[in-house]
RNA sequence: GCCCCAGUAGUUCAAUGGACAGAACAAAUCCCUUCUAAGGAUUAAAUGGGGGUUCGAUUCCUCCCUGGGGCA
Numbered sequence: 001g002c003c004c005c006a007g008u009a010g011u012u013c014a015a016u017g018g019a020c021a022g023a024a025c026a027a028a029u030c031c032c033u034u035c036u037a038a039g040g041a042u043u044a045a046a047u048g049g050g051g052g053u054u055c056g057a058u059u060c061c062u063c064c065c066u067g068g069g070g071c072a
Stems, first nucleotide, its partner, number of pairs: 001071007010025004018055001027043005048064005
């Protein structure tokens, strides 16, 4: 330099054109318990950035950023 893959919640992952973007663990509050742990209820929390296509974009196109892999 070229090619490929990935980027979504604090972490690990779903959602591949159409619903208030979901789950687990973690966190906070409350309940339970003599206390802690365990258990139960509730809550908050996210689409890497810009532009485009579309009635509608996490999803498709393009440029950039970050990480990983391959070739030279």
Molecule: transfer RNA
Organism: Candidatus Woesebacteria bacterium RIFCSPHIGHO2_01_FULL_44_10